This is a predicted structure of a 727-nucleotide part of an RNA (large-subunit ribosomal RNA, domain II) from Halomarina halobia. The source organism's lineage runs through Archaea, Methanobacteriati, Methanobacteriota, Halobacteria and Halomarina. Its Rfam family is "Archaeal large subunit ribosomal RNA". Gene Ontology terms of the family: ribosome and structural constituent of ribosome. The RNAcentral record of the full RNA draws on ENA.
Context: one part of a larger RNA
C1' cells in the first nucleotide's frame, strides 16, 4: 500500500413541543401488600402529584353557567353566477376579581381542559457521537546504571629534576652566609607500565559491530588518584568541584498502578436511497475575538380569513451628490495696468515734526489665467414617503400571528461610488451581480470574465465565441492600411520622449515672366573702413556699417592664416523643365524595450494575410431556445381504492440545514409458505426498479430459509497518520 473483519448520536432522570391512545373536571398511582401457572401477570394500595381561581410583598380579598355587534368554515333556503339566513370556533366591545389608589389611569386574571402512558423532535445533568493531549493528585517500587558519603581492602614499569635537613671545608665579633657532598621533598616533569580519561580529525559508521561504536591524535598517570566489595541518602525528595547534571537506554520533577472513558471553546472522523424547500459568513452583547447567546436570514406545523405589493408609469413632497460655477459667499490662485494708504527694511531731503522714493506685504478697481471632501448663485441621473393606474401574487389561503427544528456570526471576486496607502493577488466601507452552494459552451489550461441557470432520453435552431491544419465551420466577397513576423493576446499589456518609415486630410507661401534641388559661371571696386595692436588685411576686440560699378556680390554667415593667402556661403546669371516648400491634424508602423535551465501567438504556421480597420453574405457552435416520448411534484376531475384524464412560459441546480417517503440487516410475536425431489452461503449469467435493492437460471454446497404484519436494536463504512489479521 491493497484486501477482509471491527469501527462513532446510546442509556437513565427531569423539562419542553408534536403525535397516537385511555379517561375526563378530573386524572395517575408510588413504595408496599395479597394471589398465581411466580422476573411477566391478576387484584389491592389515592399517601401523594398535576389540574380544577386569581390578585397581592403580605395581611387579606376573591371572578361572565353569555349582555351587544361583526363574521370564517359548516348547515339551510333561493333559479346557476351568486345572494340571504342561522352562525360552533374567531374578532371587537361591555362587565367582573385583585393590586396600586384622593381620583383618573394602569398591571395581572376572568364565559371549564386536563391528566396518565407510548413513539418521535429538542434542551439539561450525567463519560453523553467516536478517537486524540501535555498535565494534576494519591499509593507503592527503585541508588545492581549513575551522584555523593561512610566502612574494611586492592593497584600504580622505568627515567628525570633535586626542597628541607645533615656532614665537611671556607668566611664572619656574632647572627649567619658560601662552596662541595649527602639527602630524597613534590595535588613536580617525561612516559602506549598498569589503570583512568576523551582534545582535535567536526575522519569512518550513521536500516551501524554498537539505541553513543571504530581508528589516528590527545590528557592524567603518588593523587582533590583509580578499582572491587559492603552500607547509606527517594521523587517537590535525594545527590550535585553546579551542566538543571544524575537518580536502571526515562528527568525543568523517576517508574508502576490508581483517580480516569481527566478536561479540550482545538484537529481528524461519523456508515443506505430518494422527494420538496433552502441559507449565513451580518447586527447587538460577551475576560469576547478559533467560542457562545439573542436578532436578521432557512425550514416545518398550527391559527386567522382578504387583501398584498418586489416591477412600470403618473401626481404631490423630501434630498444637495455627479456636473458646473465662483463680477454669489468662503478659502486658495497666474500675469499686467491703475490707485489707496496702512505696515516693515533701506535711501534721500529736513533742526524736528514730517515729506519723497525703490522693494516687500496689504486693500480697492480694470484686463487676463486657474481651483476646493469639510465652498455653493445653481444643479441632474438616481433614491425615497404617500396616493392612483397597469402588472404580478392571493380562498389551491396570500398578508399577518403563534410555536417546533436548524445552520450561520474566518467569506471571496467583478463592477459603480468612496476612506487609508508610492503601491500590492493591499487594507477598510457601501449598492448590485456572481462564486461560496452552479453543472454545460467559450476564454490554451483557468472559483467568481463572456454566453447560459442542468428532471430523464431523442431530433432540430441559435448564444458567447469562431470558420488554413491540429479542430466542427469560408484558404468567403468588396475596399483600405501595415513590412515591423508589428501582429495573429479581451491591457498576457507597455510610458514620458523621439521619428525626412509610410498612407490620408486641411491651410499658408513660391512656381512656364521657369519655382525646389543639382551642375556651370560670377561673387567686384573705393579699401588693408576707422580704432586698437608687434600684427588685426571681411572673419582677436571696440566703433561705425557708407559709397561706386552692376545681372549680382555683406564695412561679410562659416572654415582657415602669426598676419596675409586659400576654400565656401549670402546674392546674381546660365543649363534643366513641373511642381516645390512650410505648418497643423489623423491612421498603421519604428526607437525607447534588461532576468535568471530552451524558446514559442495553445502549436504548426501565416505577409493584396491565416495581421489591422470598414462593409456584407454564408456556415459551425451549449444541457440555452423549439420539438417527440417518459418521469417526479403541485393542483383539479373521476374512483371505495388502484388505475385513468387534465392544467403548469412564469414547477423539478443546490453546500450547511429543515421536512417527507422508502430500501436493507439482527432477533421476537402472530399469520402464511419453501426445503435431502436439495435450505443458507458462494461463483457465473439473465431480468425488474430512478435508486437503496430485488428476482430468476446454472454450478457448488449439504440443513435450514423466506414473505406479510406488529415490534426490537451494540443495524448499513472509503476515509479517522483509525484497530486486528492476511498478502
Nucleotide at each position: 500500500g491493497c484486501c477482509a473483519g471491527g469501527g462513532a448520536g446510546u442509556g437513565u432522570g427531569c423539562c419542553u413541543g408534536u403525535u397516537u391512545g385511555a379517561c375526563g373536571a378530573g386524572u395517575c398511582u408510588a413504595a408496599c401488600c395479597c394471589g398465581a401457572g411466580u422476573a411477566u401477570c391478576g387484584g389491592g394500595g389515592g399517601a401523594g402529584g398535576c389540574g380544577u381561581a386569581g390578585g397581592g410583598a403580605a395581611a387579606c380579598c376573591g371572578a361572565c353557567a353569555g349582555g351587544g355587534c361583526c363574521g370564517c368554515a359548516g348547515c339551510a333556503u333561493c333559479u346557476u353566477c351568486g345572494a340571504u339566513g342561522c352562525c360552533a370556533g374567531g374578532g371587537c366591545c361591555g362587565c367582573c376579581g385583585u393590586g396600586u389608589u384622593c381620583a383618573a389611569g394602569c398591571g395581572c386574571g376572568g364565559g371549564g381542559a386536563g391528566u396518565c402512558a407510548g413513539a418521535c423532535g429538542g434542551g439539561c445533568a450525567c463519560u453523553a457521537c467516536c478517537c486524540g493531549a501535555a498535565u494534576c493528585c494519591g499509593a507503592g517500587c527503585g541508588a545492581u546504571c549513575u551522584a555523593c558519603a561512610c566502612g574494611a581492602g586492592g593497584g600504580c614499569a622505568g627515567g628525570g629534576c633535586g626542597a628541607a635537613g645533615c656532614a665537611u671545608g671556607g668566611c664572619g665579633a656574632a647572627a649567619g652566609c658560601c662552596a662541595u657532598g649527602u639527602g630524597g621533598a613534590g595535588g613536580c616533569c617525561c612516559g602506549u607500565u598498569a589503570g583512568g580519561g576523551u582534545u582535535g580529525g567536526u575522519g569512518u559508521c550513521c536500516u551501524a559491530c554498537a539505541a553513543u561504536a571504530c581508528c589516528c591524535u590527545c590528557c592524567c598517570g603518588u593523587g582533590a588518584c583509580c578499582c572491587g566489595c559492603g552500607u547509606g541518602u527517594a521523587g517537590g525528595g535525594g545527590u550535585g568541584a553546579a551542566a538543571g547534571g544524575c537518580c536502571c537506554a526515562u528527568c525543568g520533577a523517576g517508574c508502576u498502578c490508581g483517580g480516569u472513558a481527566a478536561c479540550a471553546g482545538c484537529u481528524g472522523g461519523u456508515u443506505c436511497c430518494a422527494a420538496c424547500c433552502g441559507a449565513a459568513a451580518c447586527a447587538u452583547g460577551u475576560c469576547g475575538a478559533a467560542g457562545c447567546a439573542u436578532g436578521a436570514c432557512c425550514u416545518c406545523u398550527g391559527c386567522c380569513g382578504a387583501g398584498g405589493u418586489a416591477g412600470u408609469u403618473c401626481g404631490u413632497g423630501g434630498g444637495g451628490u455627479a456636473g458646473a460655477g465662483c463680477g454669489a459667499c468662503c478659502g486658495a490662485u497666474u500675469g499686467g495696468g491703475g490707485u489707496g494708504u496702512c505696515c516693515g527694511c533701506c535711501u534721500c531731503c529736513g533742526a524736528g515734526a514730517g515729506g519723497a522714493g525703490u522693494c516687500g506685504g496689504u486693500g480697492c478697481c480694470c484686463c487676463u489665467g486657474u481651483c476646493a471632501a469639510a465652498c455653493u448663485c445653481c444643479g441632474a441621473a438616481c433614491c425615497u414617503a404617500c396616493g392612483a393606474a397597469c402588472g404580478c401574487c392571493g380562498u389551491g389561503g396570500a398578508c399577518g400571528c403563534a410555536g417546533g427544528g436548524a445552520g450561520u456570526c474566518c467569506g471571496g471576486u467583478g463592477u459603480g461610488c468612496g476612506g487609508g496607502g508610492u503601491a500590492a493577488g493591499c487594507u477598510u466601507g457601501u449598492g448590485c451581480a456572481c462564486c461560496g452552494u452552479g453543472a454545460g459552451g467559450g476564454a490554451g489550461a483557468c472559483a467568481a470574465c463572456c454566453c447560459a441557470g442542468a428532471g430523464c432520453u431523442g431530433g432540430g435552431u441559435u448564444a458567447a465565441g469562431g470558420u488554413c491544419c491540429c479542430c466542427a465551420a469560408g484558404u468567403g466577397u468588396g475596399g483600405a492600411c501595415u513590412a515591423a513576423g508589428u501582429g495573429c493576446g479581451a491591457u498576457u499589456u507597455a510610458a514620458a520622449g523621439g521619428u525626412g518609415g509610410u498612407c490620408c486630410c486641411g491651410a499658408g507661401c513660391c512656381c512656364u515672366a521657369g519655382a525646389c534641388a543639382g551642375c556651370c559661371g560670377g561673387g567686384a571696386g573705393g579699401u588693408g573702413a576707422g580704432c586698437u595692436u608687434a600684427g588685426a588685411a571681411g572673419c582677436a576686440g571696440c566703433u561705425a556699417c557708407c559709397c561706386u560699378c552692376u545681372a549680382a556680390g555683406a564695412a561679410a554667415a562659416g572654415c582657415g592664416u602669426a598676419a596675409c593667402a586659400g576654400c565656401u556661403u549670402a546674392c546674381c546669371g546660365g543649363c534643366c523643365g513641373a511642381g516645390g516648400u512650410u505648418c497643423g491634424g489623423g491612421g498603421c508602423g519604428c526607437c525607447c524595450a534588461a532576468a535568471a535551465u530552451g524558446a514559442u501567438c495553445g502549436g504548426g504556421g501565416c505577409u493584396c494575410a491565416a495581421g489591422u480597420c470598414c462593409a456584407c453574405c454564408a456556415c459551425c457552435g451549449a444541457g440555452a431556445c423549439c420539438u417527440g416520448g417518459c418521469g417526479g411534484c403541485a393542483c383539479g376531475c373521476c374512483u371505495c381504492a388502484c388505475a385513468g384524464c387534465g392544467u403548469g412560459u412564469u414547477c423539478c441546480c443546490g453546500u450547511a440545514g429543515g421536512u417527507u417517503g422508502g430500501c436493507g440487516c439482527u432477533c421476537c410475536g402472530a399469520u402464511c409458505g419453501g426445503g435431502u425431489g436439495g435450505a443458507a452461503g458462494c461463483a457465473c449469467g439473465g431480468g425488474c426498479g430512478a435508486g437503496a435493492g430485488u428476482u430468476c437460471g446454472u454450478g457448488u454446497g449439504g440443513a435450514c430459509c423466506g414473505a406479510u404484519u406488529g415490534g426490537u436494536g451494540a443495524c448499513g463504512a472509503a476515509a479517522a497518520u483509525c484497530c486486528u489479521g492476511g498478502c